[in-house]
Context: one part of a larger RNA
RNA sequence: UGUUGUAGUCUGACAGAAAGGAAGCUAUAGUACGAAAGGAACAAGCUUCCGUGGCCACUGGUGUACCGGUUGUGAUUGCACCGCCGGGUAGCUACGCCAUCUCGGAUAAGCGCUGAAAGCAUCUAAGCACGAAGCCGAUCUGAAAAAGAGACUAUAUUGGGAGCUCAUAGAAGAUGAGUUUGAUAGAAAGGGGAUGUAAGUACCAAGCUUUAGCGAGGUAUUCAGUUCACCUUCACUAAAUCCCAGG
Numbered sequence: 001u002g003u004u005g006u007a008g009u010c011u012g013a014c015a016g017a018a019a020g021g022a023a024g025c026u027a028u029a030g031u032a033c034g035a036a037a038g039g040a041a042c043a044a045g046c047u048u049c050c051g052u053g054g055c056c057a058c059u060g061g062u063g064u065a066c067c068g069g070u071u072g073u074g075a076u077u078g079c080a081c082c083g084c085c086g087g088g089u090a091g092c093u094a095c096g097c098c099a100u101c102u103c104g105g106a107u108a109a110g111c112g113c114u115g116a117a118a119g120c121a122u123c124u125a126a127g128c129a130c131g132a133a134g135c136c137g138a139u140c141u142g143a144a145a146a147a148g149a150g151a152c153u154a155u156a157u158u159g160g161g162a163g164c165u166c167a168u169a170g171a172a173g174a175u176g177a178g179u180u181u182g183a184u185a186g187a188a189a190g191g192g193g194a195u196g197u198a199a200g201u202a203c204c205a206a207g208c209u210u211u212a213g214c215g216a217g218g219u220a221u222u223c224a225g226u227u228c229a230c231c232u233u234c235a236c237u238a239a240a241u242c243c244c245a246g247g
Base pairs, nucleotide, nucleotide: 005155006154007153008152009151010150014142015141016140017139020050021049022048023047024046025045026044033038051100052099053098054097055096059094060093061092062091066087067086068085069084070083071080072079073078102138103137104136105135110130112128113127159244160243161242162241163179164178165177166176167175184238185237186236188233189232190231191230192228193227194226195225200221201220202219203218204217207214208213
């Protein structure tokens, strides 16, 4: 662009996939087999390893958001690999967790039933039943440009886009949630989490001292102070507005 209004929800012709591979144990069974000695296997159950796909409740890692301790540099800030050290939420992750199964249909070679031609026999000529990691499906993914271009629902000023606030999305586009008929983001409040007990004040106090004072450190106030990527509440702030197509 087409499919001959628009929007939404689907079907699935067709195409693709390796999503599985292996081992052990129990049991089969001291069975089949074998004179004995010896000595299996299929189906079934439970695990392990590798691979594949997914996830972050647990464990571990990271965590240059954050909290604390501390050194040098002349206060603060800054800088020194985040200066160094000890922790650590979310997120991302593996060393952590979850799943990873077989079944059906039609057949090949082959094995058969019934059965004539050909009074018998014969799996075949009519008819019927089995039979493979192979074929077609069940599983997952894409898919109406499948030109036989599909179906259903709603609707007849229906719709689309830009802009703006954003994230379950993200290289850019795209996708998704909103746009005052509003909880989309921020602020504020609350919850929960991280760190680990702030400053100031009061008391105690090693030690120093020119005897005037200075004073590390500790205790209490104080599970404090600081802080958050999470959750909730709340319109205080910002979601202004514009364009196009069309019956």

Predicted 3D model of a 247-nucleotide part of an RNA (large-subunit ribosomal RNA, domain VI) from a Candidatus Aenigmatarchaeota archaeon. Its mean pLDDT, the model's own confidence on a scale to 100, is 82. Lineage of the source: Archaea > Nanobdellati > Candidatus Aenigmatarchaeota. RNAcentral holds the full RNA, with entries from ENA.